Bacterial RNase P class A from a Bacteroidota bacterium, 360 nucleotides, folded computationally. Its mean pLDDT, the model's own confidence on a scale to 100, is 75. The model forms 99% of the base pairs in the Rfam consensus. Its Rfam family is "Bacterial RNase P class A". Rfam links the family to the GO terms ribonuclease P activity, dimeric ribonuclease P complex and tRNA processing. Lineage of the source: Bacteria > Pseudomonadati > Bacteroidota. It was read from a public genome assembly, where an Rfam model found it.
RNA sequence: CUCUAUCAGCCGGCUAUCGCUGCUUUUUAAGCGGAGGAAAGUCCGGACAGCAAAGAGCAACAUACCGGAUAACAUCCGGCUGCAAAAUGCAAGAGAAAGUGCCACAGAAAAUAACCGUUUCUACUAUCGUAGGAAUAAGGGUGAAAACGUGAGGUAAGAGCUCACGAUAAUAAAAAGUAAUUUUUAUUAUGGGUAAACCUUAUGUGCUGAAAUGCCAUGUAAACCGGCGGUCGAAAGAGAAGAACUGCUCGUUCAAAAUUCGUCGGAGGGUAGGCAGAUAAAAUUUUGCAGUAAUGUAAAAUUCAGAUAAAUGAUAGCCACCGCAAGGAACAGAAUCCGGCUUAUGGCUGAUAGAGUUUU
Numbered sequence: 001c002u003c004u005a006u007c008a009g010c011c012g013g014c015u016a017u018c019g020c021u022g023c024u025u026u027u028u029a030a031g032c033g034g035a036g037g038a039a040a041g042u043c044c045g046g047a048c049a050g051c052a053a054a055g056a057g058c059a060a061c062a063u064a065c066c067g068g069a070u071a072a073c074a075u076c077c078g079g080c081u082g083c084a085a086a087a088u089g090c091a092a093g094a095g096a097a098a099g100u101g102c103c104a105c106a107g108a109a110a111a112u113a114a115c116c117g118u119u120u121c122u123a124c125u126a127u128c129g130u131a132g133g134a135a136u137a138a139g140g141g142u143g144a145a146a147a148c149g150u151g152a153g154g155u156a157a158g159a160g161c162u163c164a165c166g167a168u169a170a171u172a173a174a175a176a177g178u179a180a181u182u183u184u185u186a187u188u189a190u191g192g193g194u195a196a197a198c199c200u201u202a203u204g205u206g207c208u209g210a211a212a213u214g215c216c217a218u219g220u221a222a223a224c225c226g227g228c229g230g231u232c233g234a235a236a237g238a239g240a241a242g243a244a245c246u247g248c249u250c251g252u253u254c255a256a257a258a259u260u261c262g263u264c265g266g267a268g269g270g271u272a273g274g275c276a277g278a279u280a281a282a283a284u285u286u287u288g289c290a291g292u293a294a295u296g297u298a299a300a301a302u303u304c305a306g307a308u309a310a311a312u313g314a315u316a317g318c319c320a321c322c323g324c325a326a327g328g329a330a331c332a333g334a335a336u337c338c339g340g341c342u343u344a345u346g347g348c349u350g351a352u353a354g355a356g357u358u359u360u
Stems, first nucleotide, its partner, number of pairs: 001356011012319007020034006036331001040342002043340005048209004055250004060205005065079005080093001081091004094200002099198002101194003115140002117136008148166006167190010213276004224266006231238002242254004283302008321328002
């Protein structure tokens, strides 16, 4: 100097005038506030509310190396393994010796290998050769992948057939480590891959969702029609229509009353108003301590939107960032809240690391 990679930050500030809106007060005014890094997606986990309360089995779904953090998570931190040149990134990171499938095309053959070639025997042939039998996984071809690799011996020619040195896998022992795992030694084996194929194993999962839910007010028709609902027992109690509890089964609970009852339906009538939920929180910032870190803990300070058909704006000047100047900024707007993930995205700033080249 070039390329690559990681982490963090900003995208406005002040003043004035006018406008909208929340809260507070001494109330027709004054004061303090008012849309993001993703507010998006509705993907994951929770808080909260309801289903009166609590279960079992099957199904379905989710996760899947080890250790930690967290309210919890498919998130985050650290480590190990594999792949990628490195920094760093990615992993759909349990199991192929439980079973069933699949591996297009090409190729003889893709899991019980003979297409060419090599050796040997027989027949034919003047010779070259041709046909058939037997042996052969060393050589060649096809392919992503074809019977562990290199060398030597041996053989009719060959082959882990034998030997030496290696590779991969499994098992065992020793050492290090919390563990995943790594290293070393020994023995055995040698034709694969694939489980975002079915499957097996281990661990786990209640449902709904702020239009949830709760309270108050108003008003009609405690009206009408239909189905079902006292059976056993001296008593205690059992049982029972229907409903609820995830998709199913079991089980459990609500459980009273005899007509102004209960429950399930039908048709019909009334209302659509107000308050809460709704923003003080697993909150934010700074500093100290502990920890490799995620994070935890202590002290201090702060209160930073809460609309409900939906407010959060306009103008002017000065300043800040980038640019020599003119000028300039993408993606995009809260709706119960929080922790994450994913997606969209322009410009600028700072720090660190790796690879390569050149000069001194």